[in-house]
Context: one part of a larger RNA
RNA sequence: UGUCAAGGUACUUGACGUGAACGAACGUAUAGUACGAGAGGAACUACGUUUGGUCGCCACUGGUGUACCGGUUGUGUGAGAACGCAAUGCCGGGUAGCCACGCGACACGGGGUAAGAGCUGAACGCAUCUAAGCUCGAAACCCACAUGGAAAAGAAGUACCGAUGAGGUCACUCGUAGAAGACGAGUUCGAUAGACUCGGGAUGUACGCACCGAGGCAACGAGGUGUUGAGUCCACGAGCACUAACAGACCGA
Repeated sequence: UGUCAAGGUACUUGACGUGAACGAACGUAUAGUACGAGAGGAACUACGUUUGGUCGCCACUGGUGUACCGGUUGUGUGAGAACGCAAUGCCGGGUAGCCACGCGACACGGGGUAAGAGCUGAACGCAUCUAAGCUCGAAACCCACAUGGAAAAGAAGUACCGAUGAGGUCACUCGUAGAAGACGAGUUCGAUAGACUCGGGAUGUACGCACCGAGGCAACGAGGUGUUGAGUCCACGAGCACUAACAGACCGA
């Protein structure tokens, strides 16, 4: 773009596709049973695991985590405090996110058949699974399962809205989405993002002050204790219109 004589919104159907989504092993019961003189020694079936593979997830465990917090070396900013640089200077931790080493799922069953096993049964008074007909019979095939899918030209359907303007786009705040488009949540009749408060979490007890402090004539003084589970920080959650979603524009039967 088409599909409609003419515009939309939402929800479906499922022609036709895709997948390997499953493969293997072990154990227990069956059972020391069937079988066998004995020695030995099964199976159908049911259940439970393991392993390879596929798909998904992050509550737990673990990895990363140059967000963050802390320790510390050299040097510089006059000192302190706070910082810069040195691969994040090095080191110890570490939320979210992303991951695996972590967790979950990946049945059953039905149908038609192959080789094959048969029934009935003639040709050929018998026999014969086959010629007519019929019953079974595979990890393979078709369903089932997962997933795509109205451009399926026989171009689907249902409901509702619509010149009393349906609906959509731009714009703006964003993310369960994302290379750009797209997709999704919102735009004051509002919790979309930020700020703030609280919850949860990371680090591990800040600066300053007071006291103690080996030593020292003193000045000073590493460090310790208290204030202080402090200080700092957060990608998570909630509350809350304080800030920003304003002002608008366009398409449209």
The prediction has a mean pLDDT of 87.
This is a predicted structure of a 253-nucleotide part of an RNA (large-subunit ribosomal RNA, domain VI) from Halorubrum sp. E3.